The prediction has a mean pLDDT of 76.
Two RNAs folded together computationally: RNase P RNA and transfer RNA, 400 nucleotides in total.
It holds a member of the Rfam family "Bacterial RNase P class A". Rfam classes the family as a ribozyme.

[in-house]
RNA sequence: UUGGUCGGGUGGACGCGGGAUAUUCCCGAGGAAAGUCCGGGCAUCACAGAGCAGGAUAGCUGUUAACGGCAGCCGAGGGCGACCUCAGGGCAAGUGCAACAGAAAUAUACCGCAUACCUUGUGUAUGUAAGGGUGGAAAGGCGAGGCAAGAGCUCACCGGGUACGCGGAGACGCGUAUGCCAUGUAAACCCUAUCCGAUGCAACGCCGAUUGGUUCGGAGAGCAACGCGUCUGCUCGGCGCGCUUCGUUUAAGGCGGCUAAAGCUUAUCGGCGACGAUAAGCUCAGAUAGAUGUUCACCCACGACAAAACCCGGCUUACAGACCAA
RNA sequence: AGGGGUGUGGUUCAAUGGUAGAAUAGGGGUCUCCAAAACCUUUGACGUGGGUUCAAUUCCUACCACCCCUGCCA
Numbered sequence: 001u002u003g004g005u006c007g008g009g010u011g012g013a014c015g016c017g018g019g020a021u022a023u024u025c026c027c028g029a030g031g032a033a034a035g036u037c038c039g040g041g042c043a044u045c046a047c048a049g050a051g052c053a054g055g056a057u058a059g060c061u062g063u064u065a066a067c068g069g070c071a072g073c074c075g076a077g078g079g080c081g082a083c084c085u086c087a088g089g090g091c092a093a094g095u096g097c098a099a100c101a102g103a104a105a106u107a108u109a110c111c112g113c114a115u116a117c118c119u120u121g122u123g124u125a126u127g128u129a130a131g132g133g134u135g136g137a138a139a140g141g142c143g144a145g146g147c148a149a150g151a152g153c154u155c156a157c158c159g160g161g162u163a164c165g166c167g168g169a170g171a172c173g174c175g176u177a178u179g180c181c182a183u184g185u186a187a188a189c190c191c192u193a194u195c196c197g198a199u200g201c202a203a204c205g206c207c208g209a210u211u212g213g214u215u216c217g218g219a220g221a222g223c224a225a226c227g228c229g230u231c232u233g234c235u236c237g238g239c240g241c242g243c244u245u246c247g248u249u250u251a252a253g254g255c256g257g258c259u260a261a262a263g264c265u266u267a268u269c270g271g272c273g274a275c276g277a278u279a280a281g282c283u284c285a286g287a288u289a290g291a292u293g294u295u296c297a298c299c300c301a302c303g304a305c306a307a308a309a310c311c312c313g314g315c316u317u318a319c320a321g322a323c324c325a326a
Numbered sequence: 327a328g329g330g331g332u333g334u335g336g337u338u339c340a341a342u343g344g345u346a347g348a349a350u351a352g353g354g355g356u357c358u359c360c361a362a363a364a365c366c367u368u369u370g371a372c373g374u375g376g377g378u379u380c381a382a383u384u385c386c387u388a389c390c391a392c393c394c395c396u397g398c399c400a
Base pairs, nucleotide, nucleotide: 001326002325003324004323005322006321008299009298010297011296012295013294014293016028017027018026019025020024030305034316035315037314038313039312040311041310042200043199044198045197049236050235051234052233054196055195056194057193058192059073060072061071062070063069074088075086076085077084078083089191090190094189095188096185097184098183110132111131112128113127114126115125116124117123118121140158141157143155144154145153161178162177163176164175165174166173167172204256205255206254207253211400212399213398216247217246218245219244220243226242227241228240229239230238231237263282264281265280266279267278268277269276270275300303327396328395329394330393331392332391333390336350337349338348339347344380352368353367354366355365356364373389374388375387376386377385
């Protein structure tokens, strides 16, 4: 530095929540139960529609119920090293932006260098990006040749692009040819590829009581057109409603959903690994104003962050101290 | 519990990625016998950390603090 494990222990007494075969016995917070940042289950809306808009993700392969997670690998960067970090597609599709400084910010001649001219000096014209200066960034870098002076103008090497070949499952790597060129910014609009229906247990189902409103249900009529509601913001499309009549429901509260599950432990096997398969064993909170606490004895290293509320997989954040491995 | 939003001087609000500004409040001065008002002047801020970018109040991300909504109504 990195990864992992644990998160005071034993016994007694008194309490609290749940359960059972009920004068008794059994069970009772976490690694983060937290933030609610992702993903899934589950439930209802039409067992879930089309297009647009919108959102998310961004090397490759795998893993998984799924993921923006994880594993291995590739590439780039950092470290002497163990190792760590990366929003890691596209500015060579289009558009925008680049303050100040600077001559010029994507196109340019301020100083300088060189040639020509005449008006001979703070001169004009032309060429030039080597050098100076400004800037975060100045037209690939560096050396040689070349030139009036210069310049990929030419050449070698390096960097980058394109094409081809070879290797690899792939990201990509290596080689050859071509050729001198292209500023940065997409956590700017945008483009490309892939994925995404909405709402969340206050979902949702059932029981339940006075009046009114609202809402809902049954039956009948209608459903061309129009209007309204709903299914996602818009368009389409779908469904329902409008009128008559009969009746019910809805507060407080109670029951279900609710915890046996993508569950835990151990062993073996497959895989570098994430993970998967098989076998055996185990049952481990379920409240609804909300339980898990207090006290005594002994021991030690004298105890941090913090506590369920539908359930899981991750991520992130908080954390005294102890131990293990590299 | 679930969902949504907001953080800029003491207070209320602005600011297209390019020097953070206005009103009011506070301090000092002028004026006045003393105050008030008026005038002049001055102090003071982007919730915190990290990242993208030449450059961040602004864009992204993680925290922190605060506010609002949701149980048919009376």